[in-house]
Context: one part of a larger RNA
This record gives sequence, structure tokens and C1' cells, in this order.
RNA sequence: AGCGAACGCUGGCGGCAGGCCUAACACAUGCAAGUCGAGCGCCCAGCAAUGGGAGCGGCAGACGGGAGAGUAACACGUGGGAACGUACCCUUCAGUACGGAACAACCAAGGGAAACUUUGGCUAAUACCGUAUACGUCCGUAAGGAGAAAGAUUUAUCGCUGAAGGAUCGGCCCGCGUCUGAUUAGCUUGUUGGUGAGGUAAUGGCUCACCAAGGCGACGAUCAGUAGCUGGUCUGAGAGGAUGAUCAGCCUCACUGGGACUGAGACACGGCCCAGACUCCUACGGGAGGCAGCAGUGGGGAAUAUUGGACAAUGGGGGAAACCCUGAUCCAGCCAUGCCGCGUGGAUGAUGAAGGCCUUAGGGUUGUAAAGUCCUUUUAACGGGGAAGAUAAUGACGGUACCCGUAGAAUAAGCCCCGGCUAACUUCGUGCCAGCAGCCGCGGUAAUACGAAGGGGGCUAGCGUUGCUC
Repeated sequence: AGCGAACGCUGGCGGCAGGCCUAACACAUGCAAGUCGAGCGCCCAGCAAUGGGAGCGGCAGACGGGAGAGUAACACGUGGGAACGUACCCUUCAGUACGGAACAACCAAGGGAAACUUUGGCUAAUACCGUAUACGUCCGUAAGGAGAAAGAUUUAUCGCUGAAGGAUCGGCCCGCGUCUGAUUAGCUUGUUGGUGAGGUAAUGGCUCACCAAGGCGACGAUCAGUAGCUGGUCUGAGAGGAUGAUCAGCCUCACUGGGACUGAGACACGGCCCAGACUCCUACGGGAGGCAGCAGUGGGGAAUAUUGGACAAUGGGGGAAACCCUGAUCCAGCCAUGCCGCGUGGAUGAUGAAGGCCUUAGGGUUGUAAAGUCCUUUUAACGGGGAAGAUAAUGACGGUACCCGUAGAAUAAGCCCCGGCUAACUUCGUGCCAGCAGCCGCGGUAAUACGAAGGGGGCUAGCGUUGCUC
């Protein structure tokens, strides 16, 4: 000098920021991801208009939000590379023809305590399948072969298919850099390389068969410990040291371990399956769950907030749109946790009042301090007006910020220290006791060092102490 701080005493206001560093401990409750009827057929209510409901289907749920357990690694940072993918978006070229069979919903009959589920029957589609066609495209040396589509509506559009390019985002590879320990010295068999094959969007021992016997290591391999990395942050004249809260980029994780499915993209926080621990329901046959989302609860801890408001703005998803959803976000609430600003009054006022304290008893000091007199009204209070943020409409914040007026010094000061270091001294009490203390050290009867008082010094809505870093 600094802090995501805590503790003690104290505490007026505002702006801006920050707020579980510990148990990646367990979680009651609510909310946090839906949307589309301009893809489709139904059901319910209604005379109808219309409203409501589940289902098939599409897009989205891989983003946004959280956490740092793991990871010493191409994880991250930086600079390169070639053998790749990319929904939605943009540009360009070409097309959008003809058919078919189902499955939900629904109906009927069952099973089950429930979760849910079985059988039979009917049906639509931008769901599924076939045929045709193929400028590009793919396979093939070639000949040749393969492969597509979907419609909707308010008639203006929105779509669909193939191909090329772009943009964006991502996968992969490499050089260099990245903690401690040698009281860890040897490590390795898919191991190192080759050929061939499989696999992948793609390169590659990624996997497999065969062949060779290699590969790494005192320039520290292997092992062990610790740890998310970075931009940055703190300190320092710098070099450096320490650190990685908030904000931003990347990575990893989602009760623990494993696995794939769908999909352009996941091996998927609020999806699925299996195993495990735990909790809950049960008719004991069987089922349900996952806050390291936002609040909130218990627990742990020195310690860290509301079970709030709104989609008004910004942004995201869906939709042609209206609009719907959005604990992202924007706001409000709590906390002196920090930074910054303001206030707790100003001027005048000597008989230097009273009181306190000291005293050599004369006086000194508190001290212009108070009282008194004259003013002012920041803040707070009350009354009135009242935004920007929004572009035609739409404002949670909010009757907020801000402005005007009214009364009245009125509503507002503490904390630490005073032996030296180190700014600031006396009296009383105590008597190696009680106590103080960062170091040196004070205290055993005249203590400027303990306790109190008066006085003084420092900082100030804070002041001290403790912890940690330089």
C1' cells in the first nucleotide's frame, strides 16, 4: 500500500460497485424452455362467431444461466498448419412430377394402488415409403451406375429439394511457454515405427491383423504432491514477487460411475438407459427424484443478502404476424463490505461566566469553547410539480431522479492513542498485585508504560484489532 474480509466500539444521507473464499454437503416449496392452428386429423363447450384440450409433425431444448470437483494436459496462452464439418443467415444455378402403405389422437375391450400399460379397429399431414426426372453432385480410369423434393395462406409471400460459393461457429495437428519434490532413476508392449484393412465429418495405433524392435529419460522420463488456464488484479522506481473474487475469453463438470440414442451440432445441468449411494410414495407386486439455475431451508463456518417486481429496455427461442415464453436481463429489497461525495451549522461574542481539572493557592487551563446576538437551511420533515430512458403505441423502476415552496439550528460524532520507535502529560488509585505489551520492555509506595479523570494528538461515518499478500 492492498483485501470478496471477519471481530470490537460507534453510526446521519446519497451515488457507484460488491456480497458462501467453508460442505462439488443434503435439500421442503415456487419459478428458471418453450413455441407454431399460415404443417395435420380429432375431442369438449357453444345456435353460431369463437373459446379450450391433448395428440401426430416442425423448430428450439447443444444457447443463455451455474460451479471449479477433476485436469500439470495441445487444458490454457501465443504463433502456425491440412486431412474436415457447419442448422438458421447471405449470394448464385437448377428443380418442386406421379403414386402408395402406415402410426398416434379417437373408438372398443382389458391389466395396475400408482407410475403407467396391453390387445383389436378407424384416420390426416410439411410424418414415412416407392416410381420418374438430374444443370450441378457422388462412385468409377472409362463404359456405366447411384441419388431429391412439401406444401400452406388473407394471393402477397413464406416454404421444400439438389449443387456451388460466402459468413459464422466448431473438430483435428504442430513449434514455443506454463508449480513443487531425486528422501521418486529408470519408464513403456498398442508400447515406437511400417504395410494393409476397419472406423470417423476428418488426419492418426483411433482400432485390428501381420512385420520390425523400437520409443522416452539427469536439457529430469516415470512416480508423488498441489492446481482450472488467460486477459488481468495487488504490490514494487523497476526487475520481480504474490494472486486468478467481481467483468471478459477458453476448458471441464452437472448426485457417483458407465453407455449410447436423437440431431447440423450432445455422448446432453432442469433428455434417455444401466449400475451404485441417498431420499420419498406404495395396496409390498412396484414406482418417483437429483438447486454446482433464481430465491429459500438445514448443516458447516469468523463470515456473505429477498421464498421481491417487470418483460418497459437490451438480448435469446418459437411464430408470416398478432403474440407467447425468458429467475438471461433490467430493476427494487438487505449489509458502512469497499470507493467517492455531502452533512452534523456560519458570523459575532471576555465579566475570559458557571462547572471540571491542576495549583507554588497568587493563579493557570478547558476557552470564543458555552451562554447571548445576528444569519443560513445542505441533509432530514411536510406541501406542490414532475421527467429522460420510447421510434406511432408500450415504463417494472416510480410519483423515482430532479425542480419549486414552508417552518425551524432545527434530525445527525465517534473511535484509537499519548515511555522510545511515534504526533500527543499531568493528578489520583494500585503496589512484581491487578494488569499492559508490535519490539525494547513497564508494575515490588512518589508509575508521563497498569486503572480512572482532566488535558492533549491522530483519523473521521468511521476508528481500532486480527488474518493474508507485496
Notes: This is a predicted structure of a 470-nucleotide part of an RNA (small-subunit ribosomal RNA, 5' domain) from an uncultured bacterium. The full RNA is in RNAcentral, with records from ENA. It matches the Rfam family "Bacterial small subunit ribosomal RNA". The prediction has a mean pLDDT of 87.